The part of an RNA shown here (small-subunit ribosomal RNA, 5' domain) has 547 nucleotides and comes from an uncultured bacterium.
Context: one part of a larger RNA
RNA sequence: GAUUGAACGCUGGCGGCAUGCUUAACACAUGCAAGUCGAACGGUAACAGGCCGCUGGGAUUCCUUCGGGAUGACCUUGGCGCUGACGAGUGGCGGACGGGUGAGUAACGCGUAGGAAUCUGCCUGGCAGCGGGGGACAACCCCGGGAAACCGGGGCUAAUACCGCAUAUUCCCUACGGGGGAAAGACGGGGACUUCUUCGGAGGCCUGUCGCUGCCGGAUGAGCCUGCGUUGGAUUAGUUUGUUGGUGGGGUAAAGGCCUACCAAGGCGAUGAUCCAUAGCUGGUCUGAGAGGGUGAUCAGCCACACUGGGACUGAGACACGGCCCAGACUCCUACGGGAGGCAGCAGUGGGGAAUAUUGGACAAUGGGCGCAAGCCUGAUCCAGCAAUGCCGCGUGUGUGAAGAAGGCCUUCGGGUUGUAAAGCACUUUCGAUUGGGAAGAAGGGCGCGGGGUUAACAGCCGCGCGCCUUGACGGUACCGAUUGAAGAAGCACCGGCUAACUCCGUGCCAGCAGCCGCGGUAAUACGGAGGGUGCAAGCGUUAAUC
Numbered sequence: 001g002a003u004u005g006a007a008c009g010c011u012g013g014c015g016g017c018a019u020g021c022u023u024a025a026c027a028c029a030u031g032c033a034a035g036u037c038g039a040a041c042g043g044u045a046a047c048a049g050g051c052c053g054c055u056g057g058g059a060u061u062c063c064u065u066c067g068g069g070a071u072g073a074c075c076u077u078g079g080c081g082c083u084g085a086c087g088a089g090u091g092g093c094g095g096a097c098g099g100g101u102g103a104g105u106a107a108c109g110c111g112u113a114g115g116a117a118u119c120u121g122c123c124u125g126g127c128a129g130c131g132g133g134g135g136a137c138a139a140c141c142c143c144g145g146g147a148a149a150c151c152g153g154g155g156c157u158a159a160u161a162c163c164g165c166a167u168a169u170u171c172c173c174u175a176c177g178g179g180g181g182a183a184a185g186a187c188g189g190g191g192a193c194u195u196c197u198u199c200g201g202a203g204g205c206c207u208g209u210c211g212c213u214g215c216c217g218g219a220u221g222a223g224c225c226u227g228c229g230u231u232g233g234a235u236u237a238g239u240u241u242g243u244u245g246g247u248g249g250g251g252u253a254a255a256g257g258c259c260u261a262c263c264a265a266g267g268c269g270a271u272g273a274u275c276c277a278u279a280g281c282u283g284g285u286c287u288g289a290g291a292g293g294g295u296g297a298u299c300a301g302c303c304a305c306a307c308u309g310g311g312a313c314u315g316a317g318a319c320a321c322g323g324c325c326c327a328g329a330c331u332c333c334u335a336c337g338g339g340a341g342g343c344a345g346c347a348g349u350g351g352g353g354a355a356u357a358u359u360g361g362a363c364a365a366u367g368g369g370c371g372c373a374a375g376c377c378u379g380a381u382c383c384a385g386c387a388a389u390g391c392c393g394c395g396u397g398u399g400u401g402a403a404g405a406a407g408g409c410c411u412u413c414g415g416g417u418u419g420u421a422a423a424g425c426a427c428u429u430u431c432g433a434u435u436g437g438g439a440a441g442a443a444g445g446g447c448g449c450g451g452g453g454u455u456a457a458c459a460g461c462c463g464c465g466c467g468c469c470u471u472g473a474c475g476g477u478a479c480c481g482a483u484u485g486a487a488g489a490a491g492c493a494c495c496g497g498c499u500a501a502c503u504c505c506g507u508g509c510c511a512g513c514a515g516c517c518g519c520g521g522u523a524a525u526a527c528g529g530a531g532g533g534u535g536c537a538a539g540c541g542u543u544a545a546u547c
Stems, first nucleotide, its partner, number of pairs: 001547004006543005013394006019387002021352001026350003030347003035093003040090002043086002047084003050080003056075002061070003100305003109230007118222002123218008131165001133163002140155006171180003185210006193204004231277003238268003243265008280302004284295004307328005330341004358384001360383003366380001367378004397427004407418004431488001432484006441474001444470007452462003491536005496517003502531005512519002
């Protein structure tokens, strides 16, 4: 000099863009952060509508012997899953992504370049198929246990849940004889024909969309192996027994001591094994002319972890942050028998600390999950709030103005300086304040019409075009105009040398300063104050850290 996720002191007008627990991987109150599908299914707790009926009240109208009777809008109460929908349940897909953290790890963990013995849901190209049966279990009902969490027994029931059978060129196994092995339907539309019918309709049949099964490919993602690179210590010199290799067997999606039995005695090491300490790695980033040195916040890629330790289940994928089981520590509930919990998600609290923000808004956009879709969910994300934490931009006026005013300070008492500075005069109005207008970010979605494809079809569905309606958290924001008045907006450090900037007063080796040299003991440009000056400027200094 440059730099910082900074902190501290003094000061502080505005905006844009970034950034914001570096410490206790310490403990956590509360809310939210992963759901969705009724076009898989049985259903109907809630809401809305429809239909039916009843109890009570009862406007209106009609009859009336004036006592009353009938009609019955509307309100109240009940029933029917009939329709829109939908709590709980079965089932499917998703919860393995996204988000957080850096504890562990010196390792094929990461980086880079290669490799062969693998798997891959959704997506995609292709070939072939989707026939015919069966038995359950939830929900529900009944009974029981428990303080609760929840659990047990009995009975009914559906499916794209589950299980056989058939078929299967391809697929798998094979001793090449043979053996094994699938599937599911749902929704929309339809002119004839046809079956059943409670005459309402339901099915066959045709057709479309979504889906299902087997196999061969692709893409994407993932697992595995290897060369090279990857901190310090020798005051760590030897280390290793599944250890190194082989054979048989097992296991995995897959090679392999990955595991196991037997056999051999190997393997690694001063080119630093082993041990100890430290540490997530990289793209990058800071510095530097470079070589190099430091670093690994934000953003991106990979890895590891999810209270601590262990384990598997499900699944295409996990040994699974907001899943399960066991053990432990801690916290909470308890009827003392037993249970519940895991913010290193977003906010927020306590604690630690020099130190780090709101218990905000919205799914409008981008992206993700589910869904045919409408849509629902999304603390991802987009925004807003707080903080001069950083970078960048702007402003705090402009011109004129010598009687060089007053005041301050200095003085050799002549004057000098503050200083065109102020006042005065003439202007301007950025930003701010008030007020009016006001975007882009919106692509889509719904409805209607037209023509295209599919089709027996002018249904339906798909895609295209046109018209109409409609979707913005930010936010009445950006931006534009008007009004207002110089009006509301400058500090901080330094002035002995290094190092730009000097005098007076006070103090008297005191009080104090100080990065180094050093100042201060009676004229201190070095301490404290003042005037003046110098440097930066909404900042300026100090401390810490790196080059």
Its mean pLDDT, the model's own confidence on a scale to 100, is 87.
The full RNA is in RNAcentral, with records from ENA, Greengenes and SILVA.